[in-house]
Context: one part of a larger RNA
Molecule: small-subunit ribosomal RNA, 5' domain
Organism: metagenome
RNA sequence: GAACGAACGCUGGCGGCAGGCCUAACACAUGCAAGUCGAGCGAGAUCUUCGGAUCUAGCGGCGGACGGGUGAGUAACGCGUGGGAACGUGCCCUUCUCUACGGAAUAGUCCCGGGAAACUGGGUUAAAUACCGUAUACGCCCUUCGGGGGAAAGAAUUUCGGAGAAGGAUCGGCCCGCGUUGGAUUAGGUAGUUGGUGGGGUAAUGGCCUACCAAGCCGACGAUCCAUAGCUGGUUUGAGAGGAUGAUCAGCCACACUGGGACUGAGACACGGCCCAGACUCCUACGGGAGGCAGCAGUGGGGAAUCUUAGACAAUGGGGGAAACCCUGAUCUAGCCAUGCCGCGUGAGUGACGAAGGCCCUAGGGUCGUAAAGCUCUUUCGCCAGGGAUGAUAAUGACAGUACCUGGUAAAGAAACCCCGGCUAACUCCGUGCCAGCAGCCGCGGUAAUACGGAGGGGGUUAGCGUUGUUC
Numbered sequence: 001g002a003a004c005g006a007a008c009g010c011u012g013g014c015g016g017c018a019g020g021c022c023u024a025a026c027a028c029a030u031g032c033a034a035g036u037c038g039a040g041c042g043a044g045a046u047c048u049u050c051g052g053a054u055c056u057a058g059c060g061g062c063g064g065a066c067g068g069g070u071g072a073g074u075a076a077c078g079c080g081u082g083g084g085a086a087c088g089u090g091c092c093c094u095u096c097u098c099u100a101c102g103g104a105a106u107a108g109u110c111c112c113g114g115g116a117a118a119c120u121g122g123g124u125u126a127a128a129u130a131c132c133g134u135a136u137a138c139g140c141c142c143u144u145c146g147g148g149g150g151a152a153a154g155a156a157u158u159u160c161g162g163a164g165a166a167g168g169a170u171c172g173g174c175c176c177g178c179g180u181u182g183g184a185u186u187a188g189g190u191a192g193u194u195g196g197u198g199g200g201g202u203a204a205u206g207g208c209c210u211a212c213c214a215a216g217c218c219g220a221c222g223a224u225c226c227a228u229a230g231c232u233g234g235u236u237u238g239a240g241a242g243g244a245u246g247a248u249c250a251g252c253c254a255c256a257c258u259g260g261g262a263c264u265g266a267g268a269c270a271c272g273g274c275c276c277a278g279a280c281u282c283c284u285a286c287g288g289g290a291g292g293c294a295g296c297a298g299u300g301g302g303g304a305a306u307c308u309u310a311g312a313c314a315a316u317g318g319g320g321g322a323a324a325c326c327c328u329g330a331u332c333u334a335g336c337c338a339u340g341c342c343g344c345g346u347g348a349g350u351g352a353c354g355a356a357g358g359c360c361c362u363a364g365g366g367u368c369g370u371a372a373a374g375c376u377c378u379u380u381c382g383c384c385a386g387g388g389a390u391g392a393u394a395a396u397g398a399c400a401g402u403a404c405c406u407g408g409u410a411a412a413g414a415a416a417c418c419c420c421g422g423c424u425a426a427c428u429c430c431g432u433g434c435c436a437g438c439a440g441c442c443g444c445g446g447u448a449a450u451a452c453g454g455a456g457g458g459g460g461u462u463a464g465c466g467u468u469g470u471u472c
Stems, first nucleotide, its partner, number of pairs: 001472004006468005013344006019337002021302001026300003030297003035062003040059002043056005069255003078180007087172002092168008100134004110123005140149003154160002181227003188218003193215008230252004234245004257278005280291004308334001310333003316330001317328004347377004357368004381413001382409006391399001416461005421442003427456005437444002
């Protein structure tokens, strides 16, 4: 000098754009953040112009694996980059072929119960695009090559579906080369360990798992251990090389009270799903139950320190639906904060034989100083009033009567902070007297202090200025 997710002190007019718990991955009151489909199904309720319309608990389908948050763990194929073969892929696109015949249940409803509640037991009836059997099989799978196995679902006014097979696209799983912090005051580490065979398991390769066999494998080119840490595009500094860093935005990974586990599913070992254990909190009729903000707001706590318990689905996007539409704290907006960057203003011109006043003085004067007053103007911003968008493609605008335009108003409402010994731009007087104090370094202060405190004057930056912290 530059930079900052900054903080503190003094001060503070406006606007645009951005940013805003870096600390306790500490605990959380309350509300909201993932639903939707009646054009899959029976049933019930309400309204009815008796045509029908609307609503819903339940069964069923799709979605809750996306989006949003956080960085605890992780030194690792986690990430970055470049390759690879032994894989999967709902919805979407293309092509081919089918969509036949039957059956038994169950939730709900109804009846009888248990329980404080959460919830739950028995019986009757009874539906489906829920479940099961049979038939069929162009492709498909297995095969000892003889053969064997395997599917479907309907609804409806158009249209939307269902099943099998092949291909595509997208997304993902896996493997490898190279790169990726410090410590040797960590030198040896390792028995599923290293390799093979058979088997199991997986969508798939593989000690991934298992039985047997062999005794290997890694290591001063730093294994193992310890400490620290999410990685990257980037950011910052620097002429560059390099150093430091990883907030916001974007990609990947990991996590979801702590630890473990699987289920469902195309996809999870699943933030607002399930089960078990633990800690904590809450309810209880003491028998038993409920919960998980590292979603958006918000609360307590910690801290030098970081915001509203806002509006809207209008736009963009997402889920469901044939659609109308519903949901969406994603998102778009508004609110708060000089936290940063950028822009604007706090007036302009004229005005002395230089007012008053302050300060200094060699007492003559000098200086603040064209500065003020006065005179002549202007109205950015603000305030008041009128009009009023774009964002929306036919309709639909939260923002918002906002931006912007026009008229009016009156110099009217708007300047501070730090410094003045040298480095370093800027000097005098008074007070103090090694005291009080200053200080980034050198150093000032013990009676004439340009270095302390005040004043006048001056210098610098300016809605900011200075200090502290961190990086280069």